[in-house]
RNA sequence: CGAGAAGAAAAGGUCUUCGCGAGGCGCAAGCUUCGAGGAAAGUCCGGACGUCAAAGAGCAGCGUAGCGGGUAACGCCCGUCCACCGCGAGGUGAGGACAAGUGCAACAGAAAGCAAGUACAGUUCGGCUGUAGUGAAACCAGGUAAACUCUACGCGACGCAAGUCCAAAUAGGCCAAUGUUUGACCCCUGCUCGGGGGAGUUGGCGGGUAGGAUGCUUGAGCGAAUUGGCAACAAUUCGCCUAGAUGAAUGAAGGCCCUCGACAGAAUCCGGCUUAUACUUCUUCUCGGCCC
RNA sequence: CGGAACGUAGCGCAGUUUGGUAGCGCACUUCGCUGGGGGUGAAGGGGUCGGAGGUUCGAAUCCUCUCGUUCCGACCA
Numbered sequence: 001c002g003a004g005a006a007g008a009a010a011a012g013g014u015c016u017u018c019g020c021g022a023g024g025c026g027c028a029a030g031c032u033u034c035g036a037g038g039a040a041a042g043u044c045c046g047g048a049c050g051u052c053a054a055a056g057a058g059c060a061g062c063g064u065a066g067c068g069g070g071u072a073a074c075g076c077c078c079g080u081c082c083a084c085c086g087c088g089a090g091g092u093g094a095g096g097a098c099a100a101g102u103g104c105a106a107c108a109g110a111a112a113g114c115a116a117g118u119a120c121a122g123u124u125c126g127g128c129u130g131u132a133g134u135g136a137a138a139c140c141a142g143g144u145a146a147a148c149u150c151u152a153c154g155c156g157a158c159g160c161a162a163g164u165c166c167a168a169a170u171a172g173g174c175c176a177a178u179g180u181u182u183g184a185c186c187c188c189u190g191c192u193c194g195g196g197g198g199a200g201u202u203g204g205c206g207g208g209u210a211g212g213a214u215g216c217u218u219g220a221g222c223g224a225a226u227u228g229g230c231a232a233c234a235a236u237u238c239g240c241c242u243a244g245a246u247g248a249a250u251g252a253a254g255g256c257c258c259u260c261g262a263c264a265g266a267a268u269c270c271g272g273c274u275u276a277u278a279c280u281u282c283u284u285c286u287c288g289g290c291c292c
Numbered sequence: 293c294g295g296a297a298c299g300u301a302g303c304g305c306a307g308u309u310u311g312g313u314a315g316c317g318c319a320c321u322u323c324g325c326u327g328g329g330g331g332u333g334a335a336g337g338g339g340u341c342g343g344a345g346g347u348u349c350g351a352a353u354c355c356u357c358u359c360g361u362u363c364c365g366a367c368c369a
Base pairs, nucleotide, nucleotide: 001288002287003286004285005284006283007282008281009280012257013256014255015254016253017252018251020035021034022033023032024031025030037263041274042273044272045271046270047269048268049159050158051157052156056193057192058191059190061155062154063153064152065151066080067079068078069077070076081095082093083092084091085090096150097149101148102147103144104143118132119131120130121129122128163214164213165212166211173205174204175203176202177201178200185197186196187195188194207368208367209366221240222239223238224237225236226235227234228233258261293365294364295363296362297361298360299359302318303317304316305315312349320336321335322334323333324332325331342358343357344356345355346354
């Protein structure tokens, strides 16, 4: 210098004016502080939280899968063994079991599983041995489990439209069916058991409300240092406060600078995975060439 | 915000359960019957199963990701 591998950061900056959402102060006018993301996305996993009875037994169902560790937990992360790919740095792996049972195997092939037995050669003449040929696979404890299944471990159901409180509203109406201990119906679970509630329930015709508060954001939180550990990560100390809407805010105009700006926007909250993403920067490493 | 289903020829659908040549109806093309049309009969064309990757000898079918479309979910009585 060229070609690559792994990881990390950043996601335009700044000033002026006007505007929007939330908090605080103020009698008021107004002043002041804060105001989207690395993915807020897909809703694919795991939890917190809440209700059902803080939640039961069995079956069914679903999920995971070398070994060890981390974590609140996980299908995530770290280390390591093995297999495959790459010259290499490295990458990928749904990597338990077909020696329990059942199923499946197109075409080709003599034959695809209680076996039957092709061609050639050898032979101790026993379908006994080797080779060939077809095929993904050929008597071998055959292949196949992202086939049923088995083994081990795990999972109760439903999701903030969960749930709690207040307010408002009425024709709390009419008709039909069915039920009141011979218990309909509802809930706990998809089924059974078991348990709880129970005088209403279901269908049709009609009627009314659709407002507010809470849940709601201080959290398995973020930053720095030290210590332990190969690492993921953990502990201790110090510092910081960083959206909370409900027709739903985070914008508009102008000036200057630069590398000329992508994908995209919270909605109960976290930990992951996956997908989208312009211009860039940094660190470590590999291979090849050249120079000292 | 939460939950669920679907995508196969121009249109409507089957096949996915149990992996092995992708089919049906209408529509389309050509030919026959007719003087012509309609109708009917015969023959034929058209698909890489929404997209990408994986498992497998082999994928519309099994698994993962992704794109699009559709449906359901307030309360009183």